[in-house]
Molecule: Bacterial large signal recognition particle RNA
Organism: Dehalococcoidia bacterium
RNA sequence: CUGUGCUAGAUGGGGAGCUAGCGGUGCCCUCUACCCGCAAUCCGCUACAGCGGGGUUGAAUUCCUCUCCGAGACCUGGCUUGUAGGCCUCUAUCUGCAUGGGUGGUAUUGAUGGCUGGGUCCUGCGCGACGGAGGUCUGUGAACCCCGCCAGGUCCGGGAGGAAGCAACGGUAAGCAGAACCCUUCGGGUGCCGCAGGGGCGCCUAGCCUGAGCGGCCCUUGCCGGUACGCUCACCAGCUACCGCCGACGAGGGGUGCACAG
Numbered sequence: 001c002u003g004u005g006c007u008a009g010a011u012g013g014g015g016a017g018c019u020a021g022c023g024g025u026g027c028c029c030u031c032u033a034c035c036c037g038c039a040a041u042c043c044g045c046u047a048c049a050g051c052g053g054g055g056u057u058g059a060a061u062u063c064c065u066c067u068c069c070g071a072g073a074c075c076u077g078g079c080u081u082g083u084a085g086g087c088c089u090c091u092a093u094c095u096g097c098a099u100g101g102g103u104g105g106u107a108u109u110g111a112u113g114g115c116u117g118g119g120u121c122c123u124g125c126g127c128g129a130c131g132g133a134g135g136u137c138u139g140u141g142a143a144c145c146c147c148g149c150c151a152g153g154u155c156c157g158g159g160a161g162g163a164a165g166c167a168a169c170g171g172u173a174a175g176c177a178g179a180a181c182c183c184u185u186c187g188g189g190u191g192c193c194g195c196a197g198g199g200g201c202g203c204c205u206a207g208c209c210u211g212a213g214c215g216g217c218c219c220u221u222g223c224c225g226g227u228a229c230g231c232u233c234a235c236c237a238g239c240u241a242c243c244g245c246c247g248a249c250g251a252g253g254g255g256u257g258c259a260c261a262g
Base pairs, nucleotide, nucleotide: 001262002261003260004259005258006257009057010056011055012030013029014028015027020046021045022044023043024042034054035053036052037051038050063255064254065253066252067251068250072246074244077240078239079238080237082235083234085232086231087230091228092227093226094225096223097222098221100219101218102217103216105214106213113209114208115207116206117205118204119203120202121198122197123196124195125194126193127191128190130187131186132185133184134183135182136179137178138177139176140175146171147170148169154163155162156161
């Protein structure tokens, strides 16, 4: 130096959390890198830090260590959406009232106000219109088990005559169809309807008294009361600056066994 066979080691890593501490199961990030059993009211260890049993690889691109890079995670603060409360200080907005201004109406053919009456309203009693149903009316409607009348034919009789009775004809029941008026009954999103009782804020209307204002819209300002698009607070989720902390993968440097044969 070469070949062969072994062993140490390796067979993902990290963050938070738990823990006296270290790992694991579980959660999260990065990624693709064996199997079985144990394990969050935990499981196994003791600073050399998962335990037990197997498989593969194996002294180097694969093991150990140092440096660099750096995917990402965590902490604090800030911002945004949403949810649940509190408040009216700011801002905004709404109802009402008041103030000043503008605008255009109405009024001595009588404003506002007051008094009286009626209606609208409620209840009860009636009437009517509309709609439904039934009755009534008309038509039709029974081969036989409805009626009347019964040709022919049938039966009884010696005969005269009599009997039952189909079809046709007429009528009617159940049923079917139709329709104005009329009668009864039922109904209500029914009525410039009637009578009586009640009620009386508002609206409409009529009469009487008094005698000059009354009301709409817009703007300014203010007050009371609320509301949120306002303020504040808590939480979930998402985004993110600085400092700090951890950090995979990768790059570079260094280090590290045993046996045999040639």